[in-house]
Molecule: small-subunit ribosomal RNA
Organism: uncultured Nitrospira sp.
RNA sequence: GAGUUUGAUCCUGGCUCAGAUUGAACGCUGGCGGCAUGCCUAACACAUGCAAGUCGAACGCUACUUGAGGGGCAACUCUUAAGUGGAGUGGCGGACGGGUGAGUAAUACGUAGGAAUCUGCCCUAGAGUGGGGGAUAACCUGUCGAAAGACGGGCUAAUACCGCAUAAUCUCUAUGGAGCAAAGGGGCCUUGUAGUAAUAUGAGGUUUCGCUCUAGGAUGAGCCUACGUCGGAUUAGCUAGUUGGUAGGGUAAAGGCCUACCAAGGCGACGAUCCGUAGCUGGUCUGAGAGGACGAUCAGCCACACUGGAACUGAGACACGGUCCAGACUCCUACGGGAGGCAGCGGUGGGGAAUAUUGGACAAUGGGGGAAACCCUGAUCCAGCAAUGCCGCGUGUGCGAUGAAGGCCUGAGGGUUGUAAAGCACUUUCGUUGGGGAGGAAAUACUCAAAGCUAAUACCUUUGAGAGCUGACGUUACCCAAAGAAGAAGCACCGGCAAACCCUGUGCCAGCAGCCGCGGUAAUACAGAGGGUGCAAGCGUUAAUCGGAGUUACUGGGCGUAAAGGGCGCGUAGGCUGAUGUUUAAGUUAAUUGUGAAAUCCCUGGGCUUAACCUAGGAAUUGCAGUUAAUACUGGACAUCUAGAGUAUGGUAGAGGAAAGUGGAAUUCUCGGUGUAGUGGUUAAAUACGUAGAUAUCGAGAAGAACACCGGUGGCGAAGGCGACUUUCUGGACCAAUACUGACGCUGAGGCGCGAAAGCGUGGGGAGCAAACAGGAUUAGAUACCCUGGUAGUCCACGCCCUAAACGAUGGGUACUAAGUGUCGGCGGUUUACCGUCGGUGCCGCAGCUAACGCAGUAAGUACCCCGCCUGGGGAGUACGGCCGCAAGGUUGAAACUCAAAGGAAUUGACGGGGGCCCGCACAAGCGGUGGAGCAUGUGGUUUAAUUCGACGCAACGCGAAGAACCUUACCCAGGUUGGACAUGCUCGUGGUACGAACCUGAAAGGGUGAGGACCUCGAAAGGGGAGCGAGCUCAGGUGCUGCAUGGCUGUCGUCAGCUCGUGCCGUGAGGUGUUGGGUUAAGUCCCGCAACGAGCGUAACCCCUGUCUUCAGUUGCCAUCGGGUCAUGCCGAGCACUCUGAAGAGACUGCCCAGGAUAACGGGGAGGAAGGUGGGGAUGACGUCAAGUCAGCAUGGCCUUUAUGCCUGGGGCUACACACGUGCUACAAUGACCGGUACAGAGGGUUGCAAUCCCGCAAGGGGGAGCCAAUCUCAAAAAACCGGCCUCAGUUCAGAUUGGGGUCUGCAACUCGACCCCAUGAAGGUGGAAUCGCUAGUAAUCGCGGAUCAGCACGCCGCGGUGAAUACGUUCCCGGGCCUUGUACACACCGCCCGUCACACCACGAAAGUCAGCUGUACCAGAAGUCACUGGCGCCAACCCGCAAGGGAGGCAGGUGCCCAAGGUAUGGUUGGUAAUUGGGGUGAAGUCGUAACAAGGUAACC
Repeated sequence: GAGUUUGAUCCUGGCUCAGAUUGAACGCUGGCGGCAUGCCUAACACAUGCAAGUCGAACGCUACUUGAGGGGCAACUCUUAAGUGGAGUGGCGGACGGGUGAGUAAUACGUAGGAAUCUGCCCUAGAGUGGGGGAUAACCUGUCGAAAGACGGGCUAAUACCGCAUAAUCUCUAUGGAGCAAAGGGGCCUUGUAGUAAUAUGAGGUUUCGCUCUAGGAUGAGCCUACGUCGGAUUAGCUAGUUGGUAGGGUAAAGGCCUACCAAGGCGACGAUCCGUAGCUGGUCUGAGAGGACGAUCAGCCACACUGGAACUGAGACACGGUCCAGACUCCUACGGGAGGCAGCGGUGGGGAAUAUUGGACAAUGGGGGAAACCCUGAUCCAGCAAUGCCGCGUGUGCGAUGAAGGCCUGAGGGUUGUAAAGCACUUUCGUUGGGGAGGAAAUACUCAAAGCUAAUACCUUUGAGAGCUGACGUUACCCAAAGAAGAAGCACCGGCAAACCCUGUGCCAGCAGCCGCGGUAAUACAGAGGGUGCAAGCGUUAAUCGGAGUUACUGGGCGUAAAGGGCGCGUAGGCUGAUGUUUAAGUUAAUUGUGAAAUCCCUGGGCUUAACCUAGGAAUUGCAGUUAAUACUGGACAUCUAGAGUAUGGUAGAGGAAAGUGGAAUUCUCGGUGUAGUGGUUAAAUACGUAGAUAUCGAGAAGAACACCGGUGGCGAAGGCGACUUUCUGGACCAAUACUGACGCUGAGGCGCGAAAGCGUGGGGAGCAAACAGGAUUAGAUACCCUGGUAGUCCACGCCCUAAACGAUGGGUACUAAGUGUCGGCGGUUUACCGUCGGUGCCGCAGCUAACGCAGUAAGUACCCCGCCUGGGGAGUACGGCCGCAAGGUUGAAACUCAAAGGAAUUGACGGGGGCCCGCACAAGCGGUGGAGCAUGUGGUUUAAUUCGACGCAACGCGAAGAACCUUACCCAGGUUGGACAUGCUCGUGGUACGAACCUGAAAGGGUGAGGACCUCGAAAGGGGAGCGAGCUCAGGUGCUGCAUGGCUGUCGUCAGCUCGUGCCGUGAGGUGUUGGGUUAAGUCCCGCAACGAGCGUAACCCCUGUCUUCAGUUGCCAUCGGGUCAUGCCGAGCACUCUGAAGAGACUGCCCAGGAUAACGGGGAGGAAGGUGGGGAUGACGUCAAGUCAGCAUGGCCUUUAUGCCUGGGGCUACACACGUGCUACAAUGACCGGUACAGAGGGUUGCAAUCCCGCAAGGGGGAGCCAAUCUCAAAAAACCGGCCUCAGUUCAGAUUGGGGUCUGCAACUCGACCCCAUGAAGGUGGAAUCGCUAGUAAUCGCGGAUCAGCACGCCGCGGUGAAUACGUUCCCGGGCCUUGUACACACCGCCCGUCACACCACGAAAGUCAGCUGUACCAGAAGUCACUGGCGCCAACCCGCAAGGGAGGCAGGUGCCCAAGGUAUGGUUGGUAAUUGGGGUGAAGUCGUAACAAGGUAACC
C1' cells in the first nucleotide's frame, strides 16, 4: 500500500496478501564452472580403522645387520664401533589442538574497573652447578590366575631418588638469629693410564645444550567490584554459616572458604524466594530508523566428555582418547572374575521431513617432541557426494511471408501460434577429443665467506653468498587445435488483490482456495487444451523470522457513544512542584585520553577474464571509564520572599450528618351509633367480602409507616445519598476586609474508611405495600402480564455483605482561550430599575476539537503533572489457584477451541399491534348477491392405456379456449413411413415424364396394377434449358427441455401522484438541498415562502363517444304544410321545416357578482346557461416492483432427438367421478306463476348468407322462395311494463332436476360425446352457518335484444337499449395507498431478524473415587572411593642419626578411628504432568422439537 464487516458511507478493529531472509525439507525439472555450506531430531547406542606422541645428544638392557680386532682347527665365541628394531627407567608433551551445547538466569557472559596472587616452556639480569649415598624397573627366577593381571626372591643404570656442603636483594623471626638448591649430556683441543689393537678411561682447557636459587618482563591463569543480561506475582515473603565481628585453620591468593565464640543481622514490590525456559558475546536476518527475532558456519569466553561422586599427578586438570569408587548398559569368561565409553575424523544402527567419503597428503599453514635429521598430527590443506545457497556462463546468431503445415479459436470472412519453423548464411563460449602448460616452494639441513667466542684457522652462534632437494590437489588453472548447431529448458501462475483469456468437459458432483470466495448446464476461479504472463537451471509448495502492523505506539496510539476512568474519599511510598540570591558540580554540555579483539557491515583501492569470493587501508563500533572545563536548566546545601497553600476576625445560605422529642392528614384494625343488600374488581368477569348486617356514614380509640401543599434543569454533600416540626451535638462551603505562617503544595501503587437496593445473623416491630405461595381470569398452553388474597422483606437496634446503566457511561489538580442569556448564595456602587464583582448551577453559541453525533470557560479546546484502564468477537468475567465472606457470593483472573468478523456514528429505504395530515365502495349508511339446493362451467384430487399442456393469494380456477363428436390434438393404443408432410442450393437421371380415370388389397394411411396423358422457353429441325418427378449430398422436422439464458407482448401495485436530471450550495463521505415548510387541489394542481435556480418523464390538456345550439348536405331517413291513394300504412307526388343521419363549427373559461382568504392560489354562495367548477364516459398506464405470466401465438441462444421425441392414418382420450373449491344459471314463489289481449328500443349481422308473405306439423322444424351485397330486404317476436282473467300459501297451477318414450336439425358420422322439440316423469329446494362479494346515478337492481367464434353446439364472453331506486352522519375501526416525522439489532428489507431448553453428531476443556510418572522439600537410616585429622603398642620399611655389630631412634607405609560425602533406603509433604467410571458447562454442525424472550411502544418499554 491492497483485499475483507455495509444496500451504500465514514470510523474503530481484527484477519489476509504483496517484500526480504533460511544450516532448510518436499514436488516437478536439471548443461557447465567458481566460492561457500551440509544431524537443527536421540548429550540415543555404537562394529571397525585412524585421531598424541617424541627424545639413544638423560639411562640400563635386549634382538638383528654391517665394520674392525681378539680367541678358536671349525662350529662358534669375546671385545668394540656404527646402524636398525623392542619393551622399560627418565624428561617434555597427553590441561593445546578437535567435538558438543546437556547443564547453567549467574560459581556464566558482556563492558568498565580493582588488589590479596600463581605462571612450565620464552626473554632480560645477578649468583651457583661442590662432594657423597642407598635403591628400583627392565632382565632372570618362583608362585597364583582362563584372562586381565598380581605377589615374592635375585641383579643393575641415570638428567630417577636421598642426605651433606655452600646461601642472598629469598623465607621465617622474639631482630638475637634460624632455614632452603642443583644434573648432568654433546662437540672440539691438550695430556695421562690400561689394552697387541680397535678402543676404553682419568685430568685439564674450551664451547654448547641443560640444571639450581633470586629479581624483573612477557604470556597464560585464578580472585574481587559496579552496571547490563528471558518469561511468570494464579510464586510475597526468603535466610541459621544465614549477615557481621573476634580468634584460629585453609588456599597460590582476599573472603563464612572452614571451625569456635559473640552479636542479630542480611535480602525483598527498583520484584527477593520459587517455577518455567535458555550456553553468553562479536554478530546474523529484518527494519527508514528506533526496534523485533535469532546466536548454524567464522571468532572470543564458559560448560560438558556414558550417569553421579572423588581426589592424585602436574606450572597448569579435579583431566574427551588418565586414575579410583558407585550406577545403568554392552562385550569376554574356565562363572572365580574381567574389559569398555566416537558430544575427535570417517562409518553403522536408530530417530527423523532432513544433512555427505569407513578418500588423499603432511606439499603448504600451525602444533608436540628432538641439538638436528626427522617422527607424530582425521588440526589443517585437498579431493569425493548434494542445485543446499550465492555468483558467473551457455543452451546459438543474422536473414527469412506462399504469413507453409499442424494445433486452437471463429461472426466461416478470417484471427492466432508467428520470423516462430522450414530454408539460406554464419559463429563455436561451455561440453567432447588431442596437445601444450604456470603458480602455490620458501627455507632448514649442505658448501663457502665474514664477524663473535677461544690458545685455536677447531666447535658453536649470527649474518651474507652459492648450489641442490621437496606438490596431496593434479589428466590443476590457463593456452592451442579438431569436428559440428552439433550435447544442453523447465517450473509456477492467468476471478480481484496481482502481470497474464479463450474453447471443451463437468454440473454444489468431482474439485479449488492465502483472504474475499468459485462449482446447482453457457465456470476467464474445478479438469484438459490452445494462447498468454512471470521467473529461469531452476521453479513452486510447506515451515520459520522480521516487515507491512502507528496492531504494545521511546521515536509513535488511545479511554463520552467503537475495547478502555477505579463507585467515592483520606492518605503511605513514589512521581511532579512558586519567586530571588549565594554555593556545589551529581545529572547536563564540550574538549581530550584509554578502551570498545579480529572477522563482519560501510567507503576507497588491489587480486582472481567478470562477479560471488579473497585482500590492504580508512571509517565506523552510537558504549564504558579517566582527566580538564562550562554552569543556563534539573538536582544537593544555605539564606530570603509572598502571588500557591493555610490560620485568625466578622458575616451568609443550605432536605449536609447523628441523637432525642413532638405534630397533623391518610390507610388499616377495634368498639359504639345510623342503615340495608349488595360491595369490590375488570376490557369483560370471577375468586373475595356481605343478612352472623358488609359497602356507605357518624363518633371514640389503637398501631405502624411515610411526611401532601411549599417544590423550582432550587439547595447541601466526596460519592452513595439527603425533604414534617423543635432542641442538642457536629462536618464542610461561600463572601468581605485586614493581620499572620512562609511552599507547609498536587497526585497517589499498596493501605484505611465510606458505599443505593437486594441479601445474611441476633433481637424487636409489622399499618400499608409486597417476592414466594394460593385462588380467579386470559390463553392452544399461561408456572406471566390483569384481579382477590398473602408470607419473607420493607421499619428499628447492633453486626455482616461491598455490588449496580454506583452514569455526565466524561479520574484528580493548575493555567490560558469570543460573546449572549437565566438562576442560587454573598459583597460593593447606585437606588422601584440597573451596573460591577466572587463562588455555585443551567441554556445557547464563536474559534478549536471530533469518525460523526456532539463538546464548547462546569471542554470532549490549548498545555503541564500524577494515578487508573484498553489492545478483534465468542469461549468468559467462566475454569483452576489465592485472598475476603456465616452463606449468597465478591475480588484477582486464564487457556484449549472457534469465527472473519464483532462494533461506533451517520445515510437511503423498508417496516412498526409509533405519531400527524390526507385519499379510495376502505369502513360506515344502504340495495342486491355468494356461502345452503339442482344444474352449467373451470380447478384440485382421484381414476385411467391416455384422461395432452400451461395458469396457483389479491394479480390461477365460464383463465389460454371468440365455441374438443372426426378434424382441432399437442395425449393414449394400433397400423404405416424415413432426405422425409414442408424450405434452399448443387450434381446426376427422367418424355410415355409430371398428372392420373378405373381396378386389386387394406380400417384408413399406404402399397400394387395402370387406360389416358401434358406445360414454359430457345431452335427450321435434331436437340437444349426450365418446371415437375426420381436418386445422392448440403439438410429438413420436433406443441422435446430451459420464461431462472432471452426478444416481444401482458398482468399487478395504479390513473396511485409520484419518479428524476443539469448547474449551484451543504456534508470527509454515503447523501442532502431542489421535491421540505404555510395554504390549496382529483393531482409534485396552483400560490406564497425558502440556497436554490431551472428542466424532463408522469398529472392536466390536446383525441373519441355523449349532452345544447348553428351551418352545410337531404336518400334508402323524415312528414309539419300542400296534393293523390288505401280497409290500413310516408303508400305516392311534392317538400327538407322537424326528428334523424354525418361533416364542419359554436359553447364552459371560476369569464361575471357577493362575502371569505395573505390583496395570492383557491374554496363557498349566486346570476346567466342545455351543461358549472376535471359536465358524464372512453382511450391514454411515469421511474420502477413482483427472477410475476408466456420457449404452447410468434421470434430466439443453448441443450436434447434424427428408421424418431419427426411425419401419415384408424380408433380412443381431453366429456372419467367417492369427493373439495371458484365462477355462474334457475329457483324456493302472490311485488308471483299461468292464460288471453295491448304498447314502446337501441346496437348489430346477412350471398357457402339473412330470408318475408304463404302452406304443413302441437312443436323443434319442413316445403317453398318474394326481397336484400342492405338507413331500402331480412334476422326481428323486444321483454319487463300495461289491461283482463285464474290460482290463495300448498313442496302448490311454485320449482324444474332426473328418467322413459317419440321426434327435428347440423354433419362422412351425434354410441362413447351435440343442440332443440313434444308427451310423460316431477328430485332437491320454504331465502341459506361461520364467512364473504358488487355497487354512489341513468349507477345498483331488474328486463329482454344483438354479435364474435361457429357445419352444429352459449347459463360463458363482448356489446345494446327498456324500467329504474336507496344511502353516505362521518373517518374511531378493517383493507389498500400518498406526504411529513419517529424508532429499528430489518436491507432476500416483518412472509424480516432472532433467543433459550430438548434431541442427534463431532471437538477441546473443567470437576472426579482413584491411579501412574517426573521434579522437589523436611526428618532419619546408610555410608563406596577419596581428601583431611587422630592413631599407627602388636605388622612392614634401603637412604638420615646413634651404634663395631645386633639393635634402636627419626620418618614413612599398611591397618584402625573420626568428620565430610555419591548412589541407595524409610517416613511424610509440596508441585507438575498423564490417565479414569461418571459428571459439568462450552463450541461447532443446509433443511429436527417446543415455545416467542429481544429488535417497532416488538405487542407487559428495555436494560443493570